[in-house]
């Protein structure tokens, strides 16, 4: 420091339902749990998605697409 194959403490919370924001992607809560070793946080890069509209330009969404940045619990084994 790497690593996540043991263990042990935990810890997020998909779809769906209800309620409430938004024009919409979506988000907030509640309940739920399909899964996550970062499924914690950052839109920088790719990508999808809404919205406008002839097309275009703004402008917004997704961190549970993917890359990357950053922080973090354990240590059996390297």
């Nucleotide at each position: 420091u790497c690593u996540g194959u043991a263990a042990a403490c935990g810890g997020c919370a998909a779809a769906a339902c209800u309620g409430g924001a938004g024009u919409a992607a979506u988000c907030c809560a509640g309940c739920g749990a399909c899964g996550c070793a970062a499924a914690g946080c950052c839109a920088c890069g790719g990508g999808u998605c809404c919205u406008g509209a002839a097309u275009a330009u703004c402008g917004g969404a997704c961190a549970g697409c993917c890359g990357g940045g950053u922080u973090a619990c354990c240590a059996a084994a390297a």